[in-house]
RNA sequence: GGCCCUAUCGUCUAUCGGUUAGGACACGGCCUUUUCAAGGCUGGAAGCAGAGUUCGACUCUCUGUAGGGUCA
Numbered sequence: 001g002g003c004c005c006u007a008u009c010g011u012c013u014a015u016c017g018g019u020u021a022g023g024a025c026a027c028g029g030c031c032u033u034u035u036c037a038a039g040g041c042u043g044g045a046a047g048c049a050g051a052g053u054u055c056g057a058c059u060c061u062c063u064g065u066a067g068g069g070u071c072a
Stems, first nucleotide, its partner, number of pairs: 001071007010025004018055001027043005048064005
């Protein structure tokens, strides 16, 4: 340098172009307990950037950025 893949809560991971963007762990609050742990209930928290297509984009297209793979 060419080609390919990936990018979503703090972490991991879902989500046929129309979802309140879901779940697990973690974290906060409450209950339970003499206390802690465990358990139950509950809460906050996310679409890499820009442009395009579309009535509508996390989802499709292009460019860039970052990471990974492969060839030279």
A computed fold for a 72-nucleotide RNA from a bacterium, annotated as transfer RNA. Its Rfam family is "tRNA". Rfam links the family to the GO term triplet codon-amino acid adaptor activity. It was read from a public genome assembly. The prediction has a mean pLDDT of 81.